[in-house]
Context: one part of a larger RNA
């Protein structure tokens, strides 16, 4: 000199940061992921219109029908946010590479949207069961299913040609067979909806080189190394099989064991370096411990499924129900870390044609001197050098222009007025905030630690090797500038000291 710091004393303001480092301990309660009636058949239905009772101002049936939605159907729940357990590995960085791939929405371009079917929620009825919910039988739509049909620039598979590459081959041009497509809504403006190719964005694998201690860890390895043939996968590959070879790793440190996300970057240093990865921003992994696969363009999925295993809850004992390492909160752990705030105004994302709605992302408010910066606690004058306090050789010295007192200012307070900007037409949580203008009054506001040497700063008195001090020398056994108190100086100052850590 740093710090996500604590702890002791003391604390006035304001800006902009930053806050469980320890138990990836368990969680009450809320709220963090919806959304679209312009895919769809029902249900309610406000208000209108006709009609019939007839008590004359209500009931009942019809149409119309704004909107409201539980359920099918789409999209989105794979993003955003939290963690840092696990990982010494292609995780990570950095650099090529994929002639071994994919890519939902978006954009560009080409071309199509032709005919049919069967069904299942919802509903209605029975049942069951405490509940979670589940059965059966009937019925019914659809951008939900499934068929035909059109098909090529699309796949596969074979043939001819050129060109080209590191090799398996690629890429273009012909050819021939063979697969495979769709959906419709509307307020008539559109908005989907298939197939193709390119495109931009996302991911996926592979390589080169780099990435902590231990030899008191010296050998290690059976799918292990590699081949052949097949599964598989969007793609290579022992990713998997079968079989066949007997191979691969290793003092240039392999196994093994500790330890540990990684990195832009942060601290510290002239520098080389050492040291670290809070916050921000990429990558990466995991989500009550294991496993496991479904849907999807992507997941082997934080708030989805399913089976196992702790725990917690209901319970009619038969069986159900949960997963805060999202925000707030709570117990506990601990030296030690915050509200169960507001609002979707702004940015951004998800849904919708839109109007909107959802969004503990975010914006903002709240607490903590926890840092970093800025301001203030008055300023000028003032010698009878007052009082008091300390000290004295009793002459004085010294606190000390400090006080008092004159004279002024108003940062801050305080109260009263005005009052943004952030918002492109509308819309402002923050907020009557920030700012401004007046008013009122020195008026609301100083404390910590040293003072022997290093190290700026000294005397009295207590105490007597006691009580104590101390970072190191070292200080105290009667004249302690070192212990304790006091006056007094010396640092720094809304902070100051101690105390861990790192350089």
């Nucleotide at each position: 000199g740093a710090c996500g710091a604590a702890c002791g004393c003391u604390g006035g303001c304001g800006g902009c940061a930053u806050g469980c480092c320890u138990a990836a301990c368990a969680c009450a309660u809320g709220c963090a992921a919806g959304u679209c009636g312009a895919a769809c058949g029902g249900a309610c239905g406000a208000a209108g219109g006709g009609g019939a009772g007839c008590u004359u101002g209500c009931u009942c049936c019809c149409c119309u029908g704004a909107g409201u939605u539980a359920g099918u159907g789409g999209c989105g729940g794979a993003c955003g946010g939290g963690u840092g357990a696990g990982u010494a590995a292609c995780g990570c960085g950095u650099g090529a590479g994929c002639a071994a791939u994919c890519u939902g929405c978006c954009u560009u371009a080409a071309g199509g949207u032709g005919u049919g079917g069967a069904a299942c929620a919802a509903c209605a009825c029975c049942g069951g069961g405490a509940a979670a919910c589940c059965g059966g039988u009937g019925c019914u739509a659809a951008u939900a299913c499934c068929g035909c049909a059109u098909a090529a620039a699309a796949u596969a598979u074979g043939g001819a040609u050129a060109u080209g590459g590191c090799a398996u081959c690629a890429u273009a041009u012909u050819u021939a067979u063979a697969u495979c497509a769709a959906a419709g809504a509307u307020u008539u403006a559109u908005c989907g909806c298939c197939u193709u190719a390119a495109g931009a964005u996302g991911a996926g694998c592979u390589c080169g080189c780099g990435u902590c201690c231990g030899a008191u860890u010296a050998g290690c390895u059976a799918g292990u190394u590699g081949g052949u043939g097949g599964g598989g996968u969007a793609a290579c590959g022992g990713c998997c099989c079968a079989c066949c070879a007997a191979g691969g790793c290793g003092a240039c440190g392999a196994u093994c064991g500790g330890u540990a996300g990684c990195c832009g970057g942060a601290c510290u240093g002239a520098g080389a370096g050492g040291u670290u990865g809070a916050c921000c921003g990429g990558c990466c992994a995991c989500a009550u411990u294991g496993g496991g696969a479904c849907u999807g363009a992507g997941a082997c999925a934080c708030g989805g499924c399913c089976c196992a295993g702790a725990c917690u809850c209901c319970u009619a004992c038969g069986g159900g129900a949960g997963g805060c390492a999202g925000c707030a909160g709570u117990g506990g752990g601990g030296g030690a870390u915050a509200u169960u705030g507001g609002u979707c105004a702004a940015u951004g994302g998800g849904g919708g044609g839109a109007a909107c709605c959802c969004u503990g992302a975010a914006c903002c408010a709240g607490c903590a001197a926890u840092g970093c910066c800025g301001c203030g606690u008055g300023a000028a004058g003032g010698a009878a050098g007052a009082a008091g306090g300390c000290u004295u050789u009793c002459g004085g010295g010294u606190u000390g222009u400090a006080a008092a007192c004159u004279u002024c200012u108003u940062u801050u307070a305080u109260a009263a007025g005005g009052g943004a900007a952030g918002a492109a037409g509308a819309u402002g949580a923050c907020g009557g905030u920030a700012c401004c203008u007046u008013a009122u009054g020195a008026a609301u506001a100083a404390g910590c630690c040293a003072c022997g040497g290093c190290u700026a700063a000294c005397u009295a008195c207590g105490u007597g090797c006691c009580a104590g001090c101390a970072g190191c020398c070292g200080c105290g056994g009667u004249a302690a500038u070192a212990c304790g108190u006091a006056g007094g100086u010396g640092g720094c100052g809304a902070g100051c000291g101690u105390u861990g850590u790192c350089c």